[in-house]
A computed fold for a 474-nucleotide part of an RNA from Cyanidium caldarium, annotated as small-subunit ribosomal RNA, 3' major domain. It matches the Rfam family "Bacterial small subunit ribosomal RNA". The RNAcentral record of the full RNA draws on SILVA. The coordinates come from a structure-prediction model, not an experiment, and the mean pLDDT is 82.
Context: one part of a larger RNA
RNA sequence: UGACGGGGGCCGCACAAGCGGUGGAGCAUGUGGUUUAAUUCGAUGCAACGCGAAGAACCUUACCAAAGCUUGACAUGUUGCGAAUUUCUUUAAUCAAGAAAGUACCUUUUGGAACGCAAACACAGGUGGUGCAUGGCUGUCGUCAGCUCGUGUCGUGAGAUGUUGGGUUAAGUCCCGCAACGAGCGCAACCCUUGUUUUUAGUUGCCACCAUUAAGUUGGGAACUUUAAAAAGACUGCCAGUGACAAGCUGGAGGAAGGUGAGGACGACGUCAAGUCAUCAUGCCCCUUAUGCUUUGGGCUACACACGUGCUACAAUGACUAAGACAACGAGUCGCAAAGUUGUGAAACCUAGCUAAUCUCUUAAACUUAGUCUCAGUUCAGAUUGUAGGCUGAAACUCGCCUACAUGAAGACGGAAUCGCUAGUAAUCGCCGGUCAGCCACACGGCGGUGAAUUUGUUCCCGGGCCUUGUACA
Numbered sequence: 001u002g003a004c005g006g007g008g009g010c011c012g013c014a015c016a017a018g019c020g021g022u023g024g025a026g027c028a029u030g031u032g033g034u035u036u037a038a039u040u041c042g043a044u045g046c047a048a049c050g051c052g053a054a055g056a057a058c059c060u061u062a063c064c065a066a067a068g069c070u071u072g073a074c075a076u077g078u079u080g081c082g083a084a085u086u087u088c089u090u091u092a093a094u095c096a097a098g099a100a101a102g103u104a105c106c107u108u109u110u111g112g113a114a115c116g117c118a119a120a121c122a123c124a125g126g127u128g129g130u131g132c133a134u135g136g137c138u139g140u141c142g143u144c145a146g147c148u149c150g151u152g153u154c155g156u157g158a159g160a161u162g163u164u165g166g167g168u169u170a171a172g173u174c175c176c177g178c179a180a181c182g183a184g185c186g187c188a189a190c191c192c193u194u195g196u197u198u199u200u201a202g203u204u205g206c207c208a209c210c211a212u213u214a215a216g217u218u219g220g221g222a223a224c225u226u227u228a229a230a231a232a233g234a235c236u237g238c239c240a241g242u243g244a245c246a247a248g249c250u251g252g253a254g255g256a257a258g259g260u261g262a263g264g265a266c267g268a269c270g271u272c273a274a275g276u277c278a279u280c281a282u283g284c285c286c287c288u289u290a291u292g293c294u295u296u297g298g299g300c301u302a303c304a305c306a307c308g309u310g311c312u313a314c315a316a317u318g319a320c321u322a323a324g325a326c327a328a329c330g331a332g333u334c335g336c337a338a339a340g341u342u343g344u345g346a347a348a349c350c351u352a353g354c355u356a357a358u359c360u361c362u363u364a365a366a367c368u369u370a371g372u373c374u375c376a377g378u379u380c381a382g383a384u385u386g387u388a389g390g391c392u393g394a395a396a397c398u399c400g401c402c403u404a405c406a407u408g409a410a411g412a413c414g415g416a417a418u419c420g421c422u423a424g425u426a427a428u429c430g431c432c433g434g435u436c437a438g439c440c441a442c443a444c445g446g447c448g449g450u451g452a453a454u455u456u457g458u459u460c461c462c463g464g465g466c467c468u469u470g471u472a473c474a
Stems, first nucleotide, its partner, number of pairs: 001474002003471003007468003010464003014458002018421005025312008033303002041052002063298007072123001076122002078119005085101005105112002125287002128285003134281002136276003139272001141270001146185006152161003165176003191264004196232006206221002210219002235258001238252005314414001318373007330361003335354002340349003380411001385406007427450007
C1' cells in the first nucleotide's frame, strides 16, 4: 500500500411492512443426462439454461447415411472452342450423356464485351483447432462514486499529502477548514420522449355557431381537439424557520409541474487469462480426389429421468349466453383487403379503396346491463385421443397451423426453499410489430385500458462505497 475480520459509523426492494408469484398439476420452451448412423456447434454460480436462434418440413444446416465432383459452388491470371439461354429424355436428386429450339451487341471484319465448355498450373476453399496468441464487440461489479495526473511539500525508501477532517448531497454534490495549489476521466448538465401554455399552419385531421345529411356527409368555420415546428416555463427564483453570516435542510406561497418533475439514451480507471476464431477480421497449426464442393433422404423435434423459464388452471371478486361502451403504438402494393355471397366454422368466391392523419388490418378486452348455473371434479379446468374439413407450400409421414363435432386426463391454491415490485408502479386486460410462404409465439420488443397495498425503521441476511481499527496474511 492492499486484502481479510462472526470490529465500529453510510447506502441499496438488501431486510422489515405489504401485494403477486415460482416450487405441487397439465402443456410450451431451453438445458443436463441417456439414447442414436446423426441427435451439428457454442453459452455453465450470480453474469449459461423462451440464451446466439427477430421464427430447423426442403432450404436454413454447420450433423448422419447414400450417390457424385476434383482448378472445384466462389476470385484473379493464360490458351482453345462455342453467343447466351430455354425445353425434353434419363436419375431418388444433383451430375454425366443424348436430342431439339435459338443464332443476339460493338467493330477497322483482325478482333472485343458478357456468359458457357475444355486443358494445364499458380491457387481457391475449410462453420477444421487454439477466445490461454489477437483485433473488434459484449457481459459483470455498477449509473456504484469513484480512478488519477502536474507542480510543490513530507519521508532514506516503498509511498504519503492533495482525495483526510467538520457539515451536506442521489453524487469526490457543494460549503468551511487544512502543505497544499491546480487539472483530467467519471457525477451533474448539454440529447430524446413525456407532463403545461403561447405563436405559426389547417389537410387527409377537428366541429362551437349557421345551413344540410343516413353519416363532419356537403357548404362553411379556424374557435376546440389534434398534428408538427418554434418559443416560454422550474432556477431553492420568493417567504418563514433552522444552520456556522456557508453549503444545505424543513415547511409554505404561487404554479400544469418543486427541489434530479417522470422515463430513456449515456457505463470512469479497472476486475473476472469472463464470453465470442460459428457475425466479421486475423497470427500460428492442420486438411487439399478432402476436414473442400453438389444432391437426395434423415437428424437438429429421440425419452426412464432431473433442473430452469413461462402459459393455462384449480373457480362464484367466477363460468356461460345476449345486448351495449371506451384506446394507443404500429403495419400494408410479391402487400393490407372493406362491402356482398356461400359455409356451423376455419375459410372460400367475387371485387371496391389504399404507396396511406384519406383506404384496410380494426368488432379492443377486462368493463356495464339482463339472464342461467349454486359449490359439485361441476355449465370449473382444458390435456389427450378419434373422425371430418380449411390454409400455406413442389411437398405437412417423420415434423406445420387453424376449424367443427365427439372425447373430457391431472388439477381442491401447492413441502423445504425461493423470486419480482415503492405509483400510473405491482397486479390484471387486451392490441400491435419484427422475423416470416406457413408456423410449433404461451417467446421477444413495444402500446394503451383498469388500477392497489405497504415502508417515515436499519437489530439481522445479501451486495457495495468511504473512514477508522486489529492482523503470526501478500